[in-house]
Context: one part of a larger RNA
RNA sequence: GGAUGAACGCUAGCGGCAGGCCUAACACAUGCAAGUCGAGGGGUAACAGGGAUUGCUUGCAAUCCGCUGACGACCGGCGCACGGGUGCGUAACGCGUAUACAAUCUACCUUUUGCUGAGGGAUAGCCCAGAGAAAUUUGGAUUAACACCUCAUGGUAUGUAUAGAUGGCAUCAUCAUUACAUUAAAGGUCACGGCAAAAGAUGAGUAUGCGUCCUAUUAGCUGGAUGGUGUGGUAACGGCACACCAUGGCAACGAUAGGUAGGGGCCCUGAGAGGGGGAUCCCCCACACUGGUACUGAGACACGGACCAGACUCCUACGGGAGGCAGCAGUGAGGAAUAUUGGGCAAUGGAGGCAACUCUGACCCAGCCAUGCCGCGUGCAGGAAGACUGCCCUAUGGGUUGUAAACUGCUUUUAUACAGGAAGAAACAGCUCUACGUGUAGAGCCUUGACGGUACUGUAAGAAUAAGGAUCGGCUAACUCCGUGCCAGCAGCCGCGGUAAUACGGAGGAUCCAAGCGUUAUCC
Numbered sequence: 001g002g003a004u005g006a007a008c009g010c011u012a013g014c015g016g017c018a019g020g021c022c023u024a025a026c027a028c029a030u031g032c033a034a035g036u037c038g039a040g041g042g043g044u045a046a047c048a049g050g051g052a053u054u055g056c057u058u059g060c061a062a063u064c065c066g067c068u069g070a071c072g073a074c075c076g077g078c079g080c081a082c083g084g085g086u087g088c089g090u091a092a093c094g095c096g097u098a099u100a101c102a103a104u105c106u107a108c109c110u111u112u113u114g115c116u117g118a119g120g121g122a123u124a125g126c127c128c129a130g131a132g133a134a135a136u137u138u139g140g141a142u143u144a145a146c147a148c149c150u151c152a153u154g155g156u157a158u159g160u161a162u163a164g165a166u167g168g169c170a171u172c173a174u175c176a177u178u179a180c181a182u183u184a185a186a187g188g189u190c191a192c193g194g195c196a197a198a199a200g201a202u203g204a205g206u207a208u209g210c211g212u213c214c215u216a217u218u219a220g221c222u223g224g225a226u227g228g229u230g231u232g233g234u235a236a237c238g239g240c241a242c243a244c245c246a247u248g249g250c251a252a253c254g255a256u257a258g259g260u261a262g263g264g265g266c267c268c269u270g271a272g273a274g275g276g277g278g279a280u281c282c283c284c285c286a287c288a289c290u291g292g293u294a295c296u297g298a299g300a301c302a303c304g305g306a307c308c309a310g311a312c313u314c315c316u317a318c319g320g321g322a323g324g325c326a327g328c329a330g331u332g333a334g335g336a337a338u339a340u341u342g343g344g345c346a347a348u349g350g351a352g353g354c355a356a357c358u359c360u361g362a363c364c365c366a367g368c369c370a371u372g373c374c375g376c377g378u379g380c381a382g383g384a385a386g387a388c389u390g391c392c393c394u395a396u397g398g399g400u401u402g403u404a405a406a407c408u409g410c411u412u413u414u415a416u417a418c419a420g421g422a423a424g425a426a427a428c429a430g431c432u433c434u435a436c437g438u439g440u441a442g443a444g445c446c447u448u449g450a451c452g453g454u455a456c457u458g459u460a461a462g463a464a465u466a467a468g469g470a471u472c473g474g475c476u477a478a479c480u481c482c483g484u485g486c487c488a489g490c491a492g493c494c495g496c497g498g499u500a501a502u503a504c505g506g507a508g509g510a511u512c513c514a515a516g517c518g519u520u521a522u523c524c
Stems, first nucleotide, its partner, number of pairs: 001524004006520005013376006019369002021334001026332003030329003035078003040075002043071002047069003050065007085287003094212008104204002109200008117151004127140005157182005164175004187192001213259003220250003225247008262284004266277004289310005312323004340366001342365003348362001349360004379410004390401001392399002416460005424451001430445007468513005473494003479508005489496002
């Protein structure tokens, strides 16, 4: 000198764009953050419409009817493995990079081919009867489905056997023949779905080469340990697990142990080489009160799922139960220190749905904070009698403040008032039409804005509404007077102060930066 997720002191006009718990992965009140589909189903708790009956005050009330729009709870489907948070752990194929999988899986989506036949038994809900303080739960009867089960059919599926061809990368891969065995489907309001197989796309899994902090005041480490055979397990290879057999494997090119740490793209500095860092944003990993376990599923060993154990908090009728903000806000605590219990789904994206639409603290916005960067302003031009007064200095002549002011002319950014007022919106759906041709594409019309009456524009009047901080001995730009008298104090280093202090305190003047200026901390 540069830089910062900064803090502190003094000061403070505005805007744009960013950023905002670095500490206690400490504990959390409250609200919200994952639902959706009635075009799968039985149905009808609420709302609305309709119908019937009754009462009658003749337009109101009651009862009934799922008839209709819709729809609580329930069965079922899809989603909840994404999105969002944090950095505890991890020195590891975790990450980065480059390869490999002839050792693998992949819901939804796209393309292609074929199929979608016949039956059955339940169960939730509803109803009845209970248990319990509650959370919850038991028994009986009855009912549906795109829920579940059985049978049939089926091949370019899977397995075994047979005997060939081609190719390769060792195990092998691909193609064709025959036999045996095994496994499918779901309907529906005809919009849409379901099943099998193949391919693609996307996502994931696994293996390997190289790279990846400090300590030798850590020198030996290892028993599923190293390898083999076999079996099991997995989507898949593998000591992944197990049985048996062998005795191996790693290490001074640093094993093992200890400490520290998420990794990268990137960021800061530097001419570079390097050095330092890992906030925001993006990719990967790990975690979800602590530890463990699996279930479901295409995908989890699952943040707002389950079970067990533990700590903590809460409820309890003492028998037993409930909970998990490292989601968004917010609270307490810790700390030098870090924001609103805001608006909206209008846009982008996501889930479900044919769609309308619903949900979305993702996201888009607004609020707070000079935390940073950038921009603008606090006037401009003229004006010497170098005015008076004041302050300061002085050799008492004057000097300085100082073109500064007064005064004259001009401007109105900004602030204030009033008026107008966006882009972000293109779609979906609906209507009309065109093309191909029977559901696609295109065109036109129409509809939708949280921000927000915001940005922006115009008009009005008037210099009107807006400057501080640090420093002035040398380094280092900027000097005098007064006070003090080794005192009070200053100080980054050298050092200053003991009666003429440009170094302390005040004043005048000056210098530097400027809505900031200094100090502290850290890095180069």
Predicted 3D model of a 524-nucleotide part of an RNA (small-subunit ribosomal RNA, 5' domain) from an uncultured bacterium. Its Rfam family is "Bacterial small subunit ribosomal RNA". Its family is annotated with ribosome and structural constituent of ribosome in the Gene Ontology. The full RNA is in RNAcentral, with records from ENA, Greengenes and SILVA. The prediction has a mean pLDDT of 82.